This is a predicted structure of a 106-nucleotide RNA (SAM riboswitch aptamer (S box leader)) from a Chitinophagia bacterium.
Its Rfam family is "SAM riboswitch aptamer (S box leader)". Gene Ontology term of the family: regulation of gene expression.
[in-house]
């Protein structure tokens, strides 16, 4: 980096360095000097791969958290494009795009 598929209304933060930005884009609207990003440590949370148990003929289901990602404001913060209902410049619903994570792939 490319494709597939499976999740994405649940959860779950202290320290310590350091010092202005972060929440993919864009718009909004938020967090943020009572400290952003970042990098450290320690913890948690979850169970997508692997391990281990236990059911079962199989496919699986269940359990566990030891490894290997992730993840710890806010629904993926909302929306974005298409349709549908109320309604009239907004509300809600539904699908779709994008984006994040894993497991595979090229």
């Nucleotide at each position: 980096u490319u494709c597939u598929u499976a999740u994405c209304c649940a959860g779950a933060a202290a320290g310590g360095c350091a010092g202005a930005g972060g929440g993919a884009u864009u718009g909004g609207c938020c967090c943020g000097a009572u400290g952003a990003a970042g990098c450290c440590u320690u913890g948690a949370c979850a169970a997508c791969c692997u391990g281990u148990u236990g059911c079962g003929a199989a496919a699986g289901c269940a359990a566990u958290a030891a490894g290997g990602u992730g993840u710890c404001a806010a629904c993926u913060c909302c929306a974005a494009c298409u349709c549908c209902g109320c309604a009239u410049u907004g509300c809600g619903g539904a699908g779709g795009a994008a984006g994040a994570u894993a497991a595979g792939u090229c």